[in-house]
RNA sequence: AGAGUUUGAUCCUGGCUCAGGAUGAACGCUAGCGGCAGGCUUAAUACAUGCAAGUCGAGGGGUAGCAGGUAGCAAUACGCUGACGACCGGCAAACGGGUGCGGAACACGUACACAACUUACCUUUUAGUGGGGGACAGCCCAGGGAAACUUGGAUUAAUACCCCGUAAGAUAAGGGGGCGGCAUCGCCUUCUUAUUAUAGAUUUAUUGCUAGGAGAUGGGUGUGCGGCUGAUUAGGUAGUUGGUAGGGUAACGGCCUACCAAGCCAACGAUCAGUAGCUGAUGUGAGAGCAUGAUCAGCCACACGGGCACUGAGACACGGGCCCGACUCCUACGGGAGGCAGCAGUAAGGAAUAUUGGACAAUGGACGCAAGUCUGAUCCAGCCAUGCCGCGUGAAGGAUUAAGGCCCUCUGGGUUGUAAACUUCUUUUAUAGGGGACGAAAAAGGGAUUUUCUAAUCCAACUGACGGUACCCUAUGAAUAAGCACCGGCUAACUCCGUGCCAGCAGCCGCGGUAAUACGGAGGGUGCAAGCGUUAUCCGGAUUCACUGGGUUUAAAGGGUGCGUAGGCGGGCAAUUAAGUCAGUGGUGAAAUCUUGGGGCUCAACCCCGAAACUGCCAUUGAUACUAUUUGUCUUGAAUACUGUGGAGGUCAGCGGAAUAUGUCAUGUAGCGGUGAAAUGCUUAGAUAUGACAUAGAACACCGAUUGCGAAGGCAGCUGGCUACACAAAUAUUGACGCUGAGGCACGAAAGCGUGGGGAUCAAACAGGAUUAGAUACCCUGGUAGUCCACGCCCUAAACUAUGGAUACUCGACAUUUGCGAUACACGGCAAGUGUCUGAGCGAAAGCAUUAAGUAUCCCACCUGGGAAGUACGACCGCAAGGUUGAAACUCAAAGGAAUUGGCGGGGGUCCGCACAAGCGGUGGAGCAUGUGGUUUAAUUCGAUGAUACGCGAGGAACCUUACCUGGGCUAGAAUGCAGUCUGACCGUUAGUGAAAGCUUUCUUUGUAGCAAUACACAGAUUGUAAGGUGCUGCAUGGCUGUCGUCAGCUCGUGCCGUGAGGUGUUGGGUUAAGUCCCGCAACGAGCGCAACCCCUAUCAUUAGUUGCCAACAGGUCAUGCUGGGAACUCUAGUGAAACUGCCGCCGUAAGGCGUGAGGAAGGAGGGGAUGAUGUCAAGUCAUCAUGGCCUUUAUGCCCAGGGCUACACACGUGCUACAAUGGGGGGGACAAAGGGCUGCGACAUAGUGAUAUGAAGCCAAUCCCAAAAACCCUCUCUCAGUUCGGAUCGCAGUCUGCAACUCGACUGCGUGAAGCUGGAAUCGCUAGUAAUCGUAGAUCAGCAAUGCUACGGUGAAUACGUUCCCGGACCUUGCACACACCGCCCGUCAAGCCAUGGAAGCCGGGUGUACCUAAAGUCGGUAACCGCAAGGAGCUGCCUAGGGUAAAAUCGGUAACUGGGGCUAAGUCGUAACAAGGUAGCCGUACCGGAAGGUGCGGCUGG
Repeated sequence: AGAGUUUGAUCCUGGCUCAGGAUGAACGCUAGCGGCAGGCUUAAUACAUGCAAGUCGAGGGGUAGCAGGUAGCAAUACGCUGACGACCGGCAAACGGGUGCGGAACACGUACACAACUUACCUUUUAGUGGGGGACAGCCCAGGGAAACUUGGAUUAAUACCCCGUAAGAUAAGGGGGCGGCAUCGCCUUCUUAUUAUAGAUUUAUUGCUAGGAGAUGGGUGUGCGGCUGAUUAGGUAGUUGGUAGGGUAACGGCCUACCAAGCCAACGAUCAGUAGCUGAUGUGAGAGCAUGAUCAGCCACACGGGCACUGAGACACGGGCCCGACUCCUACGGGAGGCAGCAGUAAGGAAUAUUGGACAAUGGACGCAAGUCUGAUCCAGCCAUGCCGCGUGAAGGAUUAAGGCCCUCUGGGUUGUAAACUUCUUUUAUAGGGGACGAAAAAGGGAUUUUCUAAUCCAACUGACGGUACCCUAUGAAUAAGCACCGGCUAACUCCGUGCCAGCAGCCGCGGUAAUACGGAGGGUGCAAGCGUUAUCCGGAUUCACUGGGUUUAAAGGGUGCGUAGGCGGGCAAUUAAGUCAGUGGUGAAAUCUUGGGGCUCAACCCCGAAACUGCCAUUGAUACUAUUUGUCUUGAAUACUGUGGAGGUCAGCGGAAUAUGUCAUGUAGCGGUGAAAUGCUUAGAUAUGACAUAGAACACCGAUUGCGAAGGCAGCUGGCUACACAAAUAUUGACGCUGAGGCACGAAAGCGUGGGGAUCAAACAGGAUUAGAUACCCUGGUAGUCCACGCCCUAAACUAUGGAUACUCGACAUUUGCGAUACACGGCAAGUGUCUGAGCGAAAGCAUUAAGUAUCCCACCUGGGAAGUACGACCGCAAGGUUGAAACUCAAAGGAAUUGGCGGGGGUCCGCACAAGCGGUGGAGCAUGUGGUUUAAUUCGAUGAUACGCGAGGAACCUUACCUGGGCUAGAAUGCAGUCUGACCGUUAGUGAAAGCUUUCUUUGUAGCAAUACACAGAUUGUAAGGUGCUGCAUGGCUGUCGUCAGCUCGUGCCGUGAGGUGUUGGGUUAAGUCCCGCAACGAGCGCAACCCCUAUCAUUAGUUGCCAACAGGUCAUGCUGGGAACUCUAGUGAAACUGCCGCCGUAAGGCGUGAGGAAGGAGGGGAUGAUGUCAAGUCAUCAUGGCCUUUAUGCCCAGGGCUACACACGUGCUACAAUGGGGGGGACAAAGGGCUGCGACAUAGUGAUAUGAAGCCAAUCCCAAAAACCCUCUCUCAGUUCGGAUCGCAGUCUGCAACUCGACUGCGUGAAGCUGGAAUCGCUAGUAAUCGUAGAUCAGCAAUGCUACGGUGAAUACGUUCCCGGACCUUGCACACACCGCCCGUCAAGCCAUGGAAGCCGGGUGUACCUAAAGUCGGUAACCGCAAGGAGCUGCCUAGGGUAAAAUCGGUAACUGGGGCUAAGUCGUAACAAGGUAGCCGUACCGGAAGGUGCGGCUGG
């Protein structure tokens, strides 16, 4: 110090989340030791038990108990002594200790003040200490009561109580004098009068007591300033504010009472409500701040809840009292007792917090002369990893890098890992043994010295809970000691297995749907470590409330506009004061804490000493620039006067013409009107149209504009009245009079409301007609409120420049309005407006840019994630509609702005393609073939499924193929390798069984070397080891392929532009089939594509001449290149040539285009092929092949027989054959190309009607064969018919292939002779040797379901005006809320589930106030009777009051039948509102209507 998260990517805004630190913590796992600290945050809930405040006999009477003593034999007696229960008395108990209820207050903090006060014990000082008296406890006697306790009588002491004397420097009153201050006043002095005192004890040293003065300490009171939230709390207050008099108090004071006055507090926040002990400080933070207020320290408050006083120096009193109340306990039922928020402890609550311990040794306190006693204060110990700090769990060497684990590319390697083992060393700690503290120095007492006393100093001795603890020494021996969390990113750390959107994880983003570094386990690693994680809370990061240190055109945010109050801010000069400000000094700012310098525990934590700091407050002295105060003055800000100009500024009245509607009359006849097209509507009762006249209301064409005016809303015919404003010029006047403006007041479009008019047009609602799936809409015909006027309300708009007002400053250009100069039609100047463009600067960018969104100052308003919601509740306003103010629960991790690249648009522009159009022929109808779907089945194996599946994989399923089904078999297996063992074969052959496979079985039987054993080779069997799988995943993959598309695109380097994503280049103007080329240009170049290079074909040349060819020559045949020969031609197959807009003309800058052009075999790419950029479709294929992972192993493998893949109500695709005469049939005749052939093609001959059979020549092919080409031509026939068309279907008889044609082959012959007479909606192909039509060949193959596919040639057209439209594509541009990219996104009702919440008849509860009634204890007041000599008391009584009761209302909360909307939820229903011109541009306000989004009217906005 930052990081993650909105997007395809970017910049910004903005929220959410994380990394850090902290804790009185808790929970989970784990745990060796020590030091220091801390330990009920909840129920101020209730408490058993013990202890926590006593002491003094040197105050008193005394003697219950104990001990001693005396007397006595003893019982016992004696207060005689030590001592001492209870009692009287003194002091203490008001401290110490606990808690945080209450309290928003002078409670606290800080600084002052008391001339308005007090203070026991202590110090110091002055004076005094005389006399007398009567009681009450105790003790004794007698009673009551269960007890607590209590009544009566008698007697008694005091440092208890009372009286008298004395009495001042005390108090009070009055008088005189002096001094001082701060207003009331204070102090000193003097005189007079009045009042008030005392206590003794003792060891004789002392110590008490009384009245004063001073000090110290503690307390009381007052004031300034400071520190919470809410305005959905705006008014509060009757003792209230003040005065006078009195009372009361230690003291001032409405503190209390009587009377008088009517004040006092409050927007600088009174009152009310909620919450809270405050501070020093603590946590965090760079700081400013923010949060907190445990432990320690200061103050306050409280002591079961509430009230009250007494005593006392001090209390309205935690371990005192009285009363009321609640609760608990005892009880003999009559009555009593109690108060742990002291220390322990118990119960309860809770996530959660300790021992019913030791000691007064130290420190401190009370009492005491003292010894001493008491002290749960305190000091210690115990429990708890609660925190902080420290130590340890070993160190060095040690590679075979062991075994085991884990991983992998697996004969091996990597990792755990120098880790272990092993060797050497050390011993902190733990264990055992031994020694052993500091804290302790005193006081008192003893001794000594000095000293008048008091006292001081020195010496010796005594005292330790902790504790035999800390610490030290010795011994043994690595011996006694490691876990927790995490490992997708943030964030350090990675692999395997399991799981399969399950189980689960998760702080945020997000993981998990079969290869999960994110779940669970393991191995490994990372981090911290006696701890580690999680949860909760606070600060930080968050500049995300912004003082330091933010914003408001579009992200959240400028009030609709003005006037103006308070407030804030304010021109020049001079003076004044010194409030702010600045400086010096003084006081204070407790200690602790923090910081720092030292020091002590072995270090540290911790502790001690010193310093600094405590940024504050108060006082005082000074300075006077600035701000402020006061005074004077000035004119430039502001205003006024005079002159002029300008305008749809406002208001009132009058007038005008055009248009519209209506009415009357007239002309006139069949339609008018309306729309995309129609219909509703009007019209023969005369419309529409035309003309005349009349009436009515509303609005003002042209001028008119980027114009003008106004504060905004807004304002438009003409004229007049009244009125407001702005500007210009030049003088004059006032002299800062100014700016802004919370509240307040006024104005405020449209719609709407009230009353009364008016009502022509238009027109919500409504009605009808259309459109539509529907159409509560868009369109049409009507039509009411309203639109208009007057008066009164409403008070909101996209009330917008989405830009508050004022002032000053800061480059330019142009346009325009009004005025001045100026007599002006140029040009130029000045002022005030209105606009456009542009620079610096600013801005996230778009953009703004002298009319700022720039640079500055002042004032106001507003914002702080999205939704819920401008909603609910409350309040105010309104006749209502509604407006203003304005939340929360809950929910999400985004919502948003600007710009970028794409994609898309029922946006625009340009262009292309058999895309349309123009044509030709088909498909869709029939029959059949074939493929698919579906269905069926034991199985109908699998895959392909819009274009881009469907005569596709398959270029050929009877068995095989075959993967499917049924059944029968095999299990290292059907194949191959290696190793071991056995046999000697193998081949061949016999038989049985069986459907076959197989199983069983007969016969026969090795080779080489060696005598042999044996070895080797081969074969078989068997064992072991590597199998096998057309099982799954094409969404794990390679390879191959389809498609966009043979479309013209896709990119890169460098440079430049931009914060960036990106852009430029590649856009623009032309041109092309083409990102083809040219020109221009912040681009210059380059790559993959295009084109070309390759192949076939069209022409020619050349080379070569067999099997091909045959012109010339020769021979021969019925005939034939048949033969000799030839090398011309055709042809074959090698090499070359040829075409390039090269030439000409026209157009054009060029590229290029055009032409009946020339030439040429071919002309503008000659025709065809191969060739397929970056990428898209998770496109297709795990069943061609390869391959990761998973699954299977007597089966999902292998063998075999039979069946199936050929099923058949049906639907679709692709084809074949037809429906006929451009044809069918018979006969005759002609012309190809390209292929194939030895398990082959098979001439020819014979037989058969034929398929074919038999025999057989030739040919491994330019030689022989398949082989007949067919359409075509000639001729005959048929004559328009379901036919001499068509051939399906079926029957019979055959041929061929093959182990085998039943399921299930092809072909032949004879017979049979179905549908079909040109095909609905719709749809396909094709632009020339093409379509159409005709046949031929081949692959696969035993044969063939081939009408398929792939090739080949024969015959051989028509049409294209053109690019409006349909489809697809390319480029540019525009809008976008899309980016899975329009098959997108997305809105609302309804239905279902869950959640929180508003209203609500009521019901329940809390706190506060008011009024009235009643009223304990108690103070104060009154009081004749009773008591007392008296003081006084009892009793009675008055006021007040805690509490109780009654009543009405307000307020807060809980709950509730029912009800309202809201949020969330993977696939519900209805529509399609919004985003593109979103298919009617959208949105704002308002009104009406409608299942719903919404629609329509009126006005407004551009964010069209």
The RNA shown here (small-subunit ribosomal RNA) has 1504 nucleotides and comes from an uncultured Chitinophagaceae bacterium. Its mean pLDDT, the model's own confidence on a scale to 100, is 84. The sequence is in RNAcentral, with records from SILVA. Rfam family: Bacterial small subunit ribosomal RNA. Rfam links the family to the GO terms ribosome and structural constituent of ribosome.